[in-house]
């Protein structure tokens, strides 16, 4: 550099679900939990994927409202691909 079939040491992340908490939601954060994860470390670039305050259109109502479609500038790196970095065995 190469590689995670298998094994050691220190260990490390934490899904579902609760609880508070932020946010309109999707989700995010902390505390409990633990299904997993050898990059389940880090970046939303690309594609998927949720969301849809807000903005656009429609309808209904029409004073006030109600509700449908579309839309990310929100979100997810534990959905993939792509940069970035890194423990530990092997070779």
């Nucleotide at each position: 550099g190469c590689u995670g079939c298998c094994u050691c040491a220190g260990g490390g992340u934490a899904a579902a679900c609760c609880u508070g908490u932020c946010g309109a939601a999707a989700g995010g954060c902390a505390g409990g939990g633990g299904c997993a994860c050898a990059a389940a470390g880090c970046c939303a670039u690309g594609g998927g994927u949720c969301u849809a305050a807000g903005g656009c259109u429609c309808c209904c109502g029409c004073u006030g409202g109600g509700g449908g479609g579309c839309u990310a500038u929100g979100a997810u790196c534990g959905c993939c691909a792509g940069g970035c970095u890194g423990c530990c065995g092997g070779c």